[in-house]
This is a predicted structure of a 60-nucleotide RNA (Fluoride riboswitch aptamer (crcB RNA motif)) from an Alphaproteobacteria bacterium.

RNA sequence: UCGGUAAUCGGAGAUGGAGUCCUCCACAACCGCCGCAAGGCUAAUGACUCCUGCCGCAGA
Numbered sequence: 001u002c003g004g005u006a007a008u009c010g011g012a013g014a015u016g017g018a019g020u021c022c023u024c025c026a027c028a029a030c031c032g033c034c035g036c037a038a039g040g041c042u043a044a045u046g047a048c049u050c051c052u053g054c055c056g057c058a059g060a
Base pairs, nucleotide, nucleotide: 010025011024012023013022016051017050018049019048020047021046032041033040034039
């Protein structure tokens, strides 16, 4: 210096917050789709639940 492994703390999972579970990472994990570009589209979850925000319909 390079590679591998183990442990601790930590980090990440396309737009906010929290809990639980799952998965991944060790400077990596991760960073949606369409379109030549301009630009356009879906979704607040990795999954479940709750809150907030957004959209549609109906009632008081």